[in-house]
Context: one part of a larger RNA
């Protein structure tokens, strides 16, 4: 891992509520006794019939008080004793799980240290004192030569370690092997007997060791410790069906009371919607009258330069600036002003709905999540965070679209049908339906990501310059004089820079647009005639388009294919496709309402569904009555077959070879897929 077994709300005794019984103004025993029991006895007790005060106490009233005043509990609805069940207290209390605390014990055959009592360190090198000799001194200290053999000296095997490095890592091994390495007369190593024990030993100290796991050892016992935590908790089918908020909490993943859910009794429309009518109120918006920001202007007290000046005073000032005026602004803690909604109440009308509203049984839930909308917070950041007596959905919602895609659009699945019509969406192919019909637009694959900003892109509107007395652009021509204005400069001549910017010829020509020169020169424009012959510039609005555009495995920012008078995009329009919507035909079930004694017809609304509540029930094991089958084959067990909305459940075949059911009623060790569930088998 499968399989088969077994495995979780019990049981007592209180308490409340519902249902059914006796008995009833009562009701009922308990222990005990008697008896084989069945029942009898047994009335102590409880609990009810009266409350009200702290209490004496008074009493349908009491209590407060000075009160014959008001209040506050309380008189006006009947209880008890049993049974069953549903929830709760006490008790393990629905199961399994803790790391832990206590207590009595067991352990130093591993390990730590210790005490007796024994054993072990191949070989090899150094060569301490010390003695002896010489040497040397007065003596000695000193030297030198031999002897000697010290030493947690030295190399290096057993023997002890365990630095390093490869293997091994379901391992030959729950720490080992191979190559290397330290230490080897020592604080060394060992063999055997013996001491020290659990908050204690023992430790050259690592919280190391105390039988493979020790910041407190095993072992059994208190013990079913105790877990607000995690898992698990076993047949069916109906009816309804939540919550993730408030407020408190040694509280935050937990609880308590509210709310929201059901059930049952009661009320009986009292609930929403909608009108119409009356109200409160300061939001959105607006404004600037308050309160305060804050722009510029203008008039001006007042202050500053600066002149004058002994002092007073006086003149000026493109300085700063109150109050007032004009204009133009800001505000959640501003408001001269004010809304739509939404709230409150009267009335009316519609609706009768798993509406409302009270009492009592029974819960969950109190981690929410996304969209939209008003806000706060943060960056007018986030799948980001927080409110809303704002609203959707998912949560607990399947179906259809959105390629996939809890929260987004459409829409809420009673079952069955090879029936129909819509919704969101869609209609070339994939792929069900229009290559539909009229009109424009886009050329970018723009559609099919993105901003400032930038540009003769191309529709379309409106204004306005010029123009058949010839515009626009192209060509040909002119484009001159005074004059090289003046200054200033080395020079400055239309074109380095100041300053002016006239007049004259003329069809026209700037004291000169741009290039050029050292300066002049040369080119060229503004202007103007001719040629040609018809529209040419300039500015707002807008409709679509372009650039601005850069990311990691491969196109890869329409789902693909492929699309261009479209299969884009925009206005109009005629069809069709499309869901578990809705319709139509059959069947089930709940409710209300009419009938009917009933059974039951008939209409009407309805039956997604998590936590959770309310009803029916299947089905296993036992017991009592009852009624039945069986060796002409019980259960069981396998195969096909048949019923019911299911839990299940009938028959029939083979197999098996002695017991087995049906009907009522009771009573439970009563249903298994999950608890890293437990045994077994494989």
């Nucleotide at each position: 891992g499968c399989c088969u077994g077994c495995g979780a709300g019990u049981u007592a005794c209180g308490g409340u509520g519902u249902g059914u019984g006796g008995c009833g103004a009562g009701g009922u025993u308990a222990a005990c006794c008697a008896g084989c029991g069945a029942u009898g006895g047994g009335g102590a007790g409880c609990c009810g019939g009266a409350g009200c005060g702290a209490a004496a106490g008074c009493g349908a009233g009491u209590c407060u008080g000075a009160a014959u005043a008001g209040g506050g509990c309380g008189u006006u609805g009947a209880g008890u004793c049993g049974c069953a069940c549903a929830c709760u207290g006490u008790a393990g209390a629905c199961c399994c799980g803790a790391a832990g605390c206590c207590a009595a014990g067991u352990g130093a055959u591993c390990u730590a240290c210790c005490c007796a009592u024994g054993g072990g360190c191949a070989g090899g090198c150094u060569g301490a004192a010390g003695c002896g000799g010489g040497g040397g001194u007065a003596a000695g200290a000193c030297c030198c030569c031999g002897u000697g053999g010290a030493g947690g000296g030295c190399c290096g095997a057993a023997c002890c370690c365990a630095c390093c490095u490869a293997g091994g890592u379901u391992g030959a091994a729950a720490a080992c092997u191979g190559g290397g390495g330290g230490g080897a007369u020592g604080a060394c190593c060992u063999g055997u007997g013996g001491a020290u024990a659990g908050g204690g030993g023992u430790g050259a100290a690592a919280g190391g060791c105390c039988a493979a796991g020790c910041a407190a050892a095993c072992u059994c016992g208190g013990u079913g410790a105790u877990a607000g935590c995690u898992g698990g908790u076993u047949c069916u089918c109906u009816c309804c069906g939540a919550a993730a908020u408030g407020c408190a909490u040694u509280u935050a993943g937990g609880u308590g009371c509210a709310g929201c859910g059901u059930u049952g009794c009661g009320u009986g429309u009292u609930c929403a919607g909608u009108c119409a009518u009356g109200g409160a109120g300061g939001u959105a918006g607006a404004g600037c009258a308050c309160u305060g920001g804050a722009u510029g202007g203008g008039u001006u007290a007042g202050g500053g330069g600066g002149c004058c000046c002994a002092c007073a005073a006086g003149c000026u000032u493109a300085c700063c600036g109150a109050c007032c005026c004009c204009a133009g602004c800001c505000a959640a803690a501003c408001u001269c002003c004010g809304a739509a909604u939404g709230c409150c109440a009267u009335g009316a009308c519609u609706c009768c709905a798993g509406a409302g509203c009270g009492c009592a049984g029974c819960a969950g839930u109190g981690a929410g999540a996304c969209c939209a909308c008003g806000g706060g917070g943060g960056a007018u950041g986030a799948g980001c965070u927080u409110c809303g007596u704002u609203g959707g959905u998912c949560g607990a919602a399947a179906g259809g679209g959105a390629a996939a895609c809890a929260g987004c659009c459409c829409a809420g699945a009673u079952c069955g049908c090879c029936g129909g019509c819509u919704a969101a969406g869609g209609c070339c192919c994939c792929u069900a339906a229009u290559u539909c019909u009229g009109g424009a637009c886009u050329a970018a694959g723009u559609g099919g990501a993105a901003a400032a900003c930038g540009a003769u892109g191309u529709g379309g509107g409106a204004c306005u310059g010029c123009a058949c007395a010839g515009a626009c652009a192209g060509c040909c021509a002119g484009g001159a004089g005074g004059u090289u204005g003046g200054c200033u400069c080395a020079g400055a001549a239309g074109c380095a820079g100041c300053c002016a910017u006239c007049c004259u010829u003329g069809a026209a020509a700037g004291a000169g647009u741009g290039c050029g020169u050292a300066a002049u020169a040369g080119c060229u424009c503004a202007c103007u005639g001719g040629u040609c012959g018809a529209g040419u510039g300039g500015u707002c609005c807008u409709g679509c388009g372009c650039g601005g555009a850069c990311a990691a495995u491969g196109u890869a920012a329409c789902g693909g294919g492929g699309c261009u008078c479209a299969a884009g995009u925009c206005c109009a329009g005629a069809g069709c496709c499309g869901a578990a919507g809705c319709c139509g035909c059959g069947g089930a079930c709940u409710u209300c309402u009419g009938c009917g004694u009933a059974a039951g017809c008939a209409g009407g609304a309805g039956u997604g569904g998590u936590a959770g509540g309310a009803g029916a029930g299947c089905g296993u094991c036992g017991a009592u009555c009852u009624u039945g089958c069986a060796g002409c084959g019980a259960a069981g067990c396998g195969g096909g077959g048949g019923u019911g909305u299911g839990a299940a459940c009938c028959g029939u075949c083979g197999u098996g070879g002695a017991g087995c059911g049906g009907g009522a009623u009771c009573g439970a060790g009563u249903g298994a897929g999950a608890a890293u569930g437990c045994a077994g088998g494989c």